[in-house]
RNA sequence: GCCGACUUAGCACAGCGGUAGUGCAACUCAUUCGUAAUGAGUAGGUCAAAAGUUCAAAUCUCUUAGUCGGCACCA
Numbered sequence: 001g002c003c004g005a006c007u008u009a010g011c012a013c014a015g016c017g018g019u020a021g022u023g024c025a026a027c028u029c030a031u032u033c034g035u036a037a038u039g040a041g042u043a044g045g046u047c048a049a050a051a052g053u054u055c056a057a058a059u060c061u062c063u064u065a066g067u068c069g070g071c072a073c074c075a
Base pairs, nucleotide, nucleotide: 001071002070003069004068005067006066007065010024011023012022013021018055026042027041028040029039030038048064049063051061052060
């Protein structure tokens, strides 16, 4: 340099046009003499960034950035 995949909550991930979810973690309550475990609940997201298409975009298109992989180059 070329090609491809990925980017969503603190962490790991799902969701592939119609109001963003699960597990773990955090917090509160119950239970316990107490802790752990268990149960119930709460909070936490401008879905990497900018534009476009659409009545409607996390989802489709384009550009950029980052991460990873493959290929090429390396006088």

The RNA shown here (transfer RNA) has 75 nucleotides and comes from an Erysipelotrichaceae bacterium. RNAcentral records the identical sequence in 3 taxa. It matches the Rfam family "tRNA". Rfam classes the family as a transfer RNA. The sequence is in RNAcentral, with records from ENA. The organism belongs to Erysipelotrichaceae, within Bacteria.